Transfer RNA from a Gemmataceae bacterium, 72 nucleotides, folded computationally. Its mean pLDDT, the model's own confidence on a scale to 100, is 82. The organism belongs to Gemmataceae, within Bacteria. Rfam family: tRNA. From the family's description: Transfer RNA (tRNA) molecules are approximately 80 nucleotides in length. Its family is annotated with triplet codon-amino acid adaptor activity in the Gene Ontology.

[in-house]
RNA sequence: GGGCUGCUGGUCCAACUGGGAAGACACCUGGUUUGCACCCAGGAAAUCGGGGUUCAACUCCCCGGCGGUCCA
Numbered sequence: 001g002g003g004c005u006g007c008u009g010g011u012c013c014a015a016c017u018g019g020g021a022a023g024a025c026a027c028c029u030g031g032u033u034u035g036c037a038c039c040c041a042g043g044a045a046a047u048c049g050g051g052g053u054u055c056a057a058c059u060c061c062c063c064g065g066c067g068g069u070c071c072a
Stems, first nucleotide, its partner, number of pairs: 001071007010025003019055001027043005048064005
């Protein structure tokens, strides 16, 4: 330098032939308890950045950033 691939809450990860972004752990609040833990109920919190296509983009296209892998 080139090919392929990945990037989503604090962490790990779903969703996609384009159509309301889910779950687990962690965190917060309430319940339970003499108290803590466990448990139960609820809550806050996310699509790497920019542009394009589209009625509609996490998803498709282009450029860039970062990581992995292969080739040189």